Description:
A computed fold for an 87-nucleotide RNA from Micromonospora saelicesensis, annotated as Bacterial small signal recognition particle RNA. Its Rfam family is "Bacterial small signal recognition particle RNA". The family's RNA type in Rfam is non-coding RNA gene. RNAcentral records the identical sequence in 6 taxa.
[in-house]
């Protein structure tokens, strides 16, 4: 010089957990959209507000780890640093 062991750090993986991620559900009124019928205005044309139905979504609830984020380790590899050892 090389090699071995241990410790620390960084990067990329792997595994596990988790939610701000994904999926589902989810508001009679209390959100939004669209508003049959009916109502109101109008001479009419038309306009206005708007219940139900329908659609979307929030909180919440349920499920999941494929993606994303975070957390963890008796986790793999690489690199860097430190300590020790054999010769």
């Nucleotide at each position: 010089c090389a090699c071995c062991u241990c410790c620390c750090g960084u990067g990329c993986g792997g595994c596990g957990g988790u939610a701000u991620c994904u999926c589902g559900u989810g508001a009679a009124c209390c959100u939004c959209c669209c508003c049959a019928g009916g109502g109101c205005c109008g001479g009419a044309a038309g306009g206005c507000a708007g219940c139900a139905a329908g659609g979307a979504u929030a909180a919440g609830c349920g499920a999941g780890c494929u993606c994303u984020g975070c957390c963890g380790g008796g986790u793999g590899c690489a690199c860097g640093g430190g300590a020790g050892g054999c010769c």